Context: one part of a larger RNA
Molecule: small-subunit ribosomal RNA, central domain
Organism: uncultured prokaryote
RNA sequence: CUGGGCGUAAAGCGCGCGUAGGUGGUUAUUUAAGUUGGAUGUGAAAGCCCAGGGCUUAACCUUGGAACUGCAUCCAAAACUGGGUAACUAGAGUACAGUAGAGGGGGGUAGAAUUUCAGGUGUAGCGGUGAAAUGCGUAGAUAUCGGGAGGAACAUCAGUGGCGAAGGCGACCUUCUGGGCUGACACUGACGCUCAUGUACGAAAGCGUGGGGAGCAAACAGGAUUAGAUACCCUGGUAGUCCACGCCGUAAACGAUGUCAACUAGCUGUUGGGAGGAUCUGCCUUCUUAGUAGCGUAGCUAACGCGAUAAGUUGACCGCCUGGGGAGUACGGCCGCAAGGCUAAAACUC
Numbered sequence: 001c002u003g004g005g006c007g008u009a010a011a012g013c014g015c016g017c018g019u020a021g022g023u024g025g026u027u028a029u030u031u032a033a034g035u036u037g038g039a040u041g042u043g044a045a046a047g048c049c050c051a052g053g054g055c056u057u058a059a060c061c062u063u064g065g066a067a068c069u070g071c072a073u074c075c076a077a078a079a080c081u082g083g084g085u086a087a088c089u090a091g092a093g094u095a096c097a098g099u100a101g102a103g104g105g106g107g108g109u110a111g112a113a114u115u116u117c118a119g120g121u122g123u124a125g126c127g128g129u130g131a132a133a134u135g136c137g138u139a140g141a142u143a144u145c146g147g148g149a150g151g152a153a154c155a156u157c158a159g160u161g162g163c164g165a166a167g168g169c170g171a172c173c174u175u176c177u178g179g180g181c182u183g184a185c186a187c188u189g190a191c192g193c194u195c196a197u198g199u200a201c202g203a204a205a206g207c208g209u210g211g212g213g214a215g216c217a218a219a220c221a222g223g224a225u226u227a228g229a230u231a232c233c234c235u236g237g238u239a240g241u242c243c244a245c246g247c248c249g250u251a252a253a254c255g256a257u258g259u260c261a262a263c264u265a266g267c268u269g270u271u272g273g274g275a276g277g278a279u280c281u282g283c284c285u286u287c288u289u290a291g292u293a294g295c296g297u298a299g300c301u302a303a304c305g306c307g308a309u310a311a312g313u314u315g316a317c318c319g320c321c322u323g324g325g326g327a328g329u330a331c332g333g334c335c336g337c338a339a340g341g342c343u344a345a346a347a348c349u350c
Base pairs, nucleotide, nucleotide: 004321005320006319007304008303012318014201016199017198021194022193023192025088026087027086028085029084030083031082033081034080035077036076037075038074039073040072041071042070049065050064051063052062053061054060091191092188093187094186096183097182098181099180103177104176105175106174107173108172109171115149116148117147119145120144121143125136126135162169163168206247207246208245209244210243211242215241216240220236221235222234223233258317259316260315261314262313263312266295267294268293269292270291271290272289273288274287275286276285277284299306300305323350324349325348332343333342334341335340
């Protein structure tokens, strides 16, 4: 390089947007770059191949042919791809009318609970465990009553329910704002798909500056357990967890399944919308559309399983893999305040 692959064996970038590039709907006409046919020239000789000839044969030598799959020029064709022109509406988008939603940002408010503060009642224990002890308590704890403060999280509703590209999103009100779905068809007229480089976002932990700090809790201290116990259990407890701004850029970032499009039996549940039927508010039922789940046919698969939300049958584009260890490491480069991240080997060894 060709080939074969990527749910679980090595392999889908965490996820979008998007440049170059690749690729691209229907009709008519034109062109002739790709494409196809023909002609001419060239494609040295030798060699290879075929048919002969010469050394007694062979190797070897020699004659002729074929071939040299290529290139250039010219003529011709016009189906397909490309280019030009004109048009179309089935892809894509805009406008209109509806609609569901924990989608995102800001502001405000409420209730339950924990903790704490001051006070009342009240008295000897409380707490904790497998059992205990450390700890708290006669300087009045635990319990209980009403009151104050403060921070964080939002029980029930809650659902293989919903929304979002992913990460993720859950009290209520308000404000700003993104996307989806449905119905009619008015408009634009291929404007599409994918995407190297790039760029935005990206859980938790961590970092910087300044706040905040109720509960929880790495580190740490003590008590237990134990042969030991730098743990599991208990009592405490600081970073952190929370907020603002700025970094970091990683996860079993998982459906371990890239994005887009087309086609290919059925059955059942559920969410949002539309249309119809009926005993017509509710309840029931049929069809349709967009999701989300459970089975399952063909087919696929090493098996497990997947099965219209494909891992089936195809097409377009990107990413990635190539025995285990060494190693996602070293070196170099880029990024970062740092922690570290990204890119990424070899010797050696089995």